The RNA shown here (c-di-GMP-I riboswitch aptamer) has 86 nucleotides and comes from Firmicutes bacterium UBA995.
The model forms 95% of the base pairs in the Rfam consensus.
Taxonomically the source falls in Bacillota (Bacteria, Bacillati).
RNA sequence: UUCCGAUAAGGGCAAACCCACCGCGAGGUGGGGGCGCAAAGCUACGGGUCCAAUGGACUGGAGUCCAGGACAGCCGGGCUGCCGGG
Numbered sequence: 001u002u003c004c005g006a007u008a009a010g011g012g013c014a015a016a017c018c019c020a021c022c023g024c025g026a027g028g029u030g031g032g033g034g035c036g037c038a039a040a041g042c043u044a045c046g047g048g049u050c051c052a053a054u055g056g057a058c059u060g061g062a063g064u065c066c067a068g069g070a071c072a073g074c075c076g077g078g079c080u081g082c083c084g085g086g
Base pairs, nucleotide, nucleotide: 002086003085004084005083012037013036017032018031019030020029021028022027035073041079042078043077045076046075047074048071049070050069051068054067055066056065057064058063
């Protein structure tokens, strides 16, 4: 430097669900919890999924689309990193 996670140690993160708060909402933050995770660390760059208060376009209307927003624990890309082994 690169590949791997069989074994070991120290640890790390934290799904569903519950409580509080924030948000129109997707969802977020904190506490409890622990399904899982070797990048479940960071990043919305490509794809995807989801939201729809406000603004815009279309429409007779219902509504659809766009701007806008959420998800990194959906897939890929980029950046960084602990321990052990080859």
About this RNA
The prediction has a mean pLDDT of 86.